[in-house]
Context: one part of a larger RNA
RNA sequence: GGACGAACGCUGGCGGCGUGCUUAACACAUGCAAGUCGAGCGGAGAUACUCAUGAAUCUUGCGAUUGACUAUCUAAGUGGCAGACAGGUGAGUAACACGUGGGUAACCUGCCCUAUGGUCCGGGAUAACAUUCCGAAAGGGAUGCUAAAACCGGAUAUGCUCACAGCUCGGCAUCGAGCAUGCAUGAAAGGUACCGCCGUAGGAUGGACCCGCGUCCCAUUAGCUAGUUGGUGAGGUAACGGCUCACCAAGGCGACGAUCCAUAGCUGGUCUGAGUGGAUGAUCAGACACACUGGGACUGACACACGGCCCAGACUCCUACGGGAGGCAGCAGUGGGGAAUAUUGGACAAUGGGCGCAAGCCUGAUCCAACCAUGCCGCGUGAGUGAUGAAGGCCCUAGGGUUGUAAAGCUCUUUCAACGAUGAAGAUAAUGACGGUAACCUUAGAAAAAGCCCCGGCUAACUUCGUGCCAGCAGCCGCGGUAAUACGAAGGGGGCUAGCGUUGUUC
Numbered sequence: 001g002g003a004c005g006a007a008c009g010c011u012g013g014c015g016g017c018g019u020g021c022u023u024a025a026c027a028c029a030u031g032c033a034a035g036u037c038g039a040g041c042g043g044a045g046a047u048a049c050u051c052a053u054g055a056a057u058c059u060u061g062c063g064a065u066u067g068a069c070u071a072u073c074u075a076a077g078u079g080g081c082a083g084a085c086a087g088g089u090g091a092g093u094a095a096c097a098c099g100u101g102g103g104u105a106a107c108c109u110g111c112c113c114u115a116u117g118g119u120c121c122g123g124g125a126u127a128a129c130a131u132u133c134c135g136a137a138a139g140g141g142a143u144g145c146u147a148a149a150a151c152c153g154g155a156u157a158u159g160c161u162c163a164c165a166g167c168u169c170g171g172c173a174u175c176g177a178g179c180a181u182g183c184a185u186g187a188a189a190g191g192u193a194c195c196g197c198c199g200u201a202g203g204a205u206g207g208a209c210c211c212g213c214g215u216c217c218c219a220u221u222a223g224c225u226a227g228u229u230g231g232u233g234a235g236g237u238a239a240c241g242g243c244u245c246a247c248c249a250a251g252g253c254g255a256c257g258a259u260c261c262a263u264a265g266c267u268g269g270u271c272u273g274a275g276u277g278g279a280u281g282a283u284c285a286g287a288c289a290c291a292c293u294g295g296g297a298c299u300g301a302c303a304c305a306c307g308g309c310c311c312a313g314a315c316u317c318c319u320a321c322g323g324g325a326g327g328c329a330g331c332a333g334u335g336g337g338g339a340a341u342a343u344u345g346g347a348c349a350a351u352g353g354g355c356g357c358a359a360g361c362c363u364g365a366u367c368c369a370a371c372c373a374u375g376c377c378g379c380g381u382g383a384g385u386g387a388u389g390a391a392g393g394c395c396c397u398a399g400g401g402u403u404g405u406a407a408a409g410c411u412c413u414u415u416c417a418a419c420g421a422u423g424a425a426g427a428u429a430a431u432g433a434c435g436g437u438a439a440c441c442u443u444a445g446a447a448a449a450a451g452c453c454c455c456g457g458c459u460a461a462c463u464u465c466g467u468g469c470c471a472g473c474a475g476c477c478g479c480g481g482u483a484a485u486a487c488g489a490a491g492g493g494g495g496c497u498a499g500c501g502u503u504g505u506u507c
Stems, first nucleotide, its partner, number of pairs: 001507004006503005013379006020371001021337001026335003030332003035081003040078002044074005050068002055066004088290003098214007107207002112203008120154004129144006162182002166179005190194001223253003228250008266286003269280004292313005315326004343369001345368003351365001352363004382412004392403004418443001420441001422439001426434001451496005456477003462491005472479002
């Protein structure tokens, strides 16, 4: 000198664009953050229209209720898809976690795209519902009824899987591709439409695994290791593999630093620097890990699953004491910790996501607004003229000097702020939260708008008074003990400017 997710002190006019718990991965009241589909299914309720006036009830009667059909809506159930994305955090992790370059002849891939073939015949349940029972509640039991694109059985098989041998071609050791025989395996309908479903082949996308190299400190850590290292066989997995198990062998790693300890999430990047480098990993982007703590699996194309399940633990809450409920490292917000970090806001208008044929619904993702000089950038706080060099202040050799064209005065202007009028783009046929916002026009009036630090040398900028090794200053050297340009004040001056200075960290 530069930089900062900064903090503190003094000060503070406006706008644009960013950023905003670095500490306790501490505990959380409350609200919201993941639903959707009636064009899969059966029933319930409400509303409206129509029909029957056939039946029953009420009414003197009109009429009303019950009933049927259709349409719409609502909540629950069943079923499908989505809740594995998006959003948060960085605790753990020194590791194939990440980065980079390869490999899979050892793999999977819902929705989507392409091609091709199929979608046949049957069956038994169950929730909802009704009745009933238990329980304070959470919830649960029994009996009875019913539907499906829910579930189950059978048929079909271009093909697929497996087995052995055969043929052709090829390779990278196990082998890969193609061609001919035996075993097992699949469909679900709804409908006016059109949307689906099943098999196979391929694509796309996403993922899984393996390997080379790179990635911090300590030797005041020198030995470490029994599923350990390898083999055979089996199991398991989408798949290779001690991944797991049985048996066999005794191996494997290490001064090219194993093992232990400590620290830490990694990268693109960011800051600095002429560069080599050094430091760092907020915001944004990529992959990773985690979701009260520990463990486990289920479902599923994908999870060992933040707002799913089970078990254990700590904590909090409810309880009729028998038993239950919960998980903000989602968005706001609260307490606590701290030098320190914001609103319990608006909208789905745009972008994107889920579901749906669609209309649409949901979306604290997102887009916006609010708060904060926290940062960067821009603008303003007026311009011209004005000497009797006014008054006042300060200094003085008492002559004067300086503040100083500074002020006043005179002549102007109106950026910005304020009032009023018009009023977007972003959106296209419709739909705008932002927002009556931005922008433009008009009106009045210099009007509403300057501070902070420093002045001994380094280092730009000096005098007077007070104080008297006191009070104090200080980044280093050092000032202060009676004339202090170094302390305090004033006048003057220098620097930066809506900021200025200090502290911290880093180059």